Two RNAs folded together computationally: RNase P RNA and transfer RNA, 501 nucleotides in total.
Model confidence (mean pLDDT): 76 of 100.
[in-house]
RNA sequence: CCAGGGGGCCGGGCAGCCGCGUCAGGAUCUAUUCCUGCCGAGGAAAGUCCGGGCUCCGCGAAUCAAGGGUGGCGGGUAACGCCCGCCGGGCGCGCGGUUUUGGCCGUGCGUUCAGGGAAAGUGCCACAGAGAGCAAACCGCCGAUGGCCUGCCCCCGCAUGGGUAACAGGCACAGGCAAGGGUGAAAGGGUGCGGUAAAAGCGCACCGGGGUUCCGGCAACGGCGCCCGCAUGGCAAACCCCACCCGGAGCAAGGCCGAAUAGGGGUCUCGCGCCGAAAGGCAGGAGAGUUUCGCUCCGAGCGACCCGGGUUGGCUGCUGGAGCGGCCGGGCAACCGGUCGCCAAGAUGAAUGGCUGCCACCGUGCGGCGCGUCCUUAGGGAUACGGCCGCCGGGACAGAACCCGGCUUACAGGCCCCCUGGCAAU
RNA sequence: GCCCGGGUAGCUCAGUGGUAGAGCAGACGACUGAAAAUCGUCGUGUCGGUGGUUCGACUCCGCCCCUGGGCACCA
Numbered sequence: 001c002c003a004g005g006g007g008g009c010c011g012g013g014c015a016g017c018c019g020c021g022u023c024a025g026g027a028u029c030u031a032u033u034c035c036u037g038c039c040g041a042g043g044a045a046a047g048u049c050c051g052g053g054c055u056c057c058g059c060g061a062a063u064c065a066a067g068g069g070u071g072g073c074g075g076g077u078a079a080c081g082c083c084c085g086c087c088g089g090g091c092g093c094g095c096g097g098u099u100u101u102g103g104c105c106g107u108g109c110g111u112u113c114a115g116g117g118a119a120a121g122u123g124c125c126a127c128a129g130a131g132a133g134c135a136a137a138c139c140g141c142c143g144a145u146g147g148c149c150u151g152c153c154c155c156c157g158c159a160u161g162g163g164u165a166a167c168a169g170g171c172a173c174a175g176g177c178a179a180g181g182g183u184g185a186a187a188g189g190g191u192g193c194g195g196u197a198a199a200a201g202c203g204c205a206c207c208g209g210g211g212u213u214c215c216g217g218c219a220a221c222g223g224c225g226c227c228c229g230c231a232u233g234g235c236a237a238a239c240c241c242c243a244c245c246c247g248g249a250g251c252a253a254g255g256c257c258g259a260a261u262a263g264g265g266g267u268c269u270c271g272c273g274c275c276g277a278a279a280g281g282c283a284g285g286a287g288a289g290u291u292u293c294g295c296u297c298c299g300a301g302c303g304a305c306c307c308g309g310g311u312u313g314g315c316u317g318c319u320g321g322a323g324c325g326g327c328c329g330g331g332c333a334a335c336c337g338g339u340c341g342c343c344a345a346g347a348u349g350a351a352u353g354g355c356u357g358c359c360a361c362c363g364u365g366c367g368g369c370g371c372g373u374c375c376u377u378a379g380g381g382a383u384a385c386g387g388c389c390g391c392c393g394g395g396a397c398a399g400a401a402c403c404c405g406g407c408u409u410a411c412a413g414g415c416c417c418c419c420u421g422g423c424a425a426u
Numbered sequence: 427g428c429c430c431g432g433g434u435a436g437c438u439c440a441g442u443g444g445u446a447g448a449g450c451a452g453a454c455g456a457c458u459g460a461a462a463a464u465c466g467u468c469g470u471g472u473c474g475g476u477g478g479u480u481c482g483a484c485u486c487c488g489c490c491c492c493u494g495g496g497c498a499c500c501a
Base pairs, nucleotide, nucleotide: 001422002421003420004419005418006417007416008415009414010413012359013358014357015356016355017354018353020040021039023037024036025035026034027033042397046408047407049406050405051404052403053402054250055249056248057247061292062291067246068245069244070243071242072086073085074084075083076082087115088113089112090111091110092109093108094107095106096105097104098103116241117240121239122238123235124234125233138181139180140177141176142175145174146173147171148170149169150168151167154163155162156161189207190206191205192204193203194202208230209228210227211226212225214223215222216221254316255315256314257313264307265306266305267304268303273282274281275280284298285297286296287295309500310499311498323342324341325340326339327338328337329336330335361394362393363392365391366390367389368388369387371386372385373382374381375380427497428496429495430494431493432492433491436450437449438448439447444481452468453467454466455465456464474490475489476488477487478486
């Protein structure tokens, strides 16, 4: 310098003119008028996917049930499904070791993971295949042992013939095997040696797996040793089990005022008690699916819902907050603490924009220069690439609507840092 | 602004882990002098897109896109 990957930050600047909105002050003196001043979108304001604040409703607390969610461990946080660190697995690259060399082991770096439990139970595993879940035997291998046949030897018989221990050969009948082939996403550890009739953790070595003592670590987990030859696969983003968390609705929540209408009709729940002059007390009913303890409300006019009717107004909630910035301290980090400074949209059919100039940026655009560079006959020439000047063109994604913390998605262009590979130079 | 639902053939809809179907429509044939009706045969799909889980996804999970609906106040 080029290519790839990861992370962080920015998202044009200044000036002039015109315009828009809230607020404050003023003018006119009443109309949505004018003047002046302050302030005026984002990193995602978006999707509304999580978590909170706030408000109302559900009586509250504890506990159980139902439903939903989360899922290695530790930390951060108001909280989270977010963030940080670590652990473990997968993948890639480098280095080292090795009798298995496109393998295996160790180690480092990068990257990635919705990463609890599959010997608690249930379910599913299509097609193919012999066999698919407390395995099976199609081809194949074997057939030691048993069986059958033949030969040999021997025996019986005049003879056709019959019998026959061992041995040899054959059959593949009983049976053995799961090595190999084949099917499949998956076939009950892998490699090698031994072993055998053929085989097989059948035995052994190494690797893998499971269990466990001890050691290290807060923990996930890791290490050493010992034990177990080790049938017990995959799926829980299938039901489920375990641990933890969660009441519901949402600013069109909610509160106040005003206007208008038929203060109309219907449905639903329980109580109209007693004492007292009163305050209040007792009993009753409801608030609640259950229990206990308490609390609140109620008593004849309200409440809830429906039908019908009316309005399409104003104020509030509303923005000073888990706030922003600087410095210091703690922490590997996320983040936390201290201190100083600052106030920075609040609109409601909904403002936050446009033009011009200069500067900065981008372009595979056009023209020029000839600085670098290249060529050279050393005079000079060339302009692909880099550079400089001028002209032309360009500027994304998108826009608050109660407010925060995250995630996800969209995004022209620019800056910075880290890693890997390549090329060149030292 | 907030809250729900849907997306499968040209149209209307089924299908909830194992080769995607029905009705209508369409094409061709038969019947008819011709047409309609009827009968027979046939084709049709990125299952809205994109990632993931799984041996396997229309189906389960995440994100995105498109589309339909509801929610005001007063008495």
It holds a member of the Rfam family "Bacterial RNase P class A". It is annotated as a ribozyme. Gene Ontology terms of the family: dimeric ribonuclease P complex, ribonuclease P activity and tRNA processing.